[in-house]
Molecule: SAM riboswitch aptamer (S box leader)
Organism: marine sediment metagenome
RNA sequence: CUUAUCCAGAGUGGCUGAGGGAUAGGCCCGCUGAAGCCACAGCAACCGGUUCCUUUCGUAGGAAUGGAACGCUGGUGCUAAUUCCCACCCCAGCGAAUAGGGGGAAGAUAAG
Repeated sequence: CUUAUCCAGAGUGGCUGAGGGAUAGGCCCGCUGAAGCCACAGCAACCGGUUCCUUUCGUAGGAAUGGAACGCUGGUGCUAAUUCCCACCCCAGCGAAUAGGGGGAAGAUAAG
């Protein structure tokens, strides 16, 4: 940089000790222990793997496409709140205030 996904899911203990939720605002979490590190556990199923099915190619062994299932001693990721809400644009709506819908940006993760 490209593509896909982001309203689901899953935490305890030890060390340590004041911050954390990306950024601004808001709103939250935190000495009944934040962040970090370690151990063990769990969630999910992006990649990989296994099995089955489909289609195409091949004389055949087989290869490839698409789909489903399985958590599998594999590679990542994740385990407060929808990515916590929001930000830019459009639509809808209102006496005023609050509240709604769609798209985008940004961010996160995976694969390339």